[in-house]
RNA sequence: CGGGUUAGCUCAGUUGGUAGAGCAGUUGCCUUGUAAGCAUCAGGUCGCGAGUUCGAGUCCCGCACCCGG
Numbered sequence: 001c002g003g004g005u006u007a008g009c010u011c012a013g014u015u016g017g018u019a020g021a022g023c024a025g026u027u028g029c030c031u032u033g034u035a036a037g038c039a040u041c042a043g044g045u046c047g048c049g050a051g052u053u054c055g056a057g058u059c060c061c062g063c064a065c066c067c068g069g
Base pairs, nucleotide, nucleotide: 001068002067003066004065005064008023009022010021011020017054025041027039028038029037047063048062049061051059
């Protein structure tokens, strides 16, 4: 100097306007049973703080941590 930090894990989130997917988990169906499959539910201080705005995961500033130069 550049990139990154969002669910337990891996990651989306475009132009600022209700935070999402896959996997994992709960419950149910199916099965002699398990797995697979189907349905369903739950799960978030969006790294921390401050600012702008009617409204910030998104924009501005500071800090922390990770990766690279």

About this RNA:
The RNA shown here (transfer RNA) has 69 nucleotides and comes from a marine eukaryotic metagenome. Rfam family: tRNA. The family's RNA type in Rfam is transfer RNA.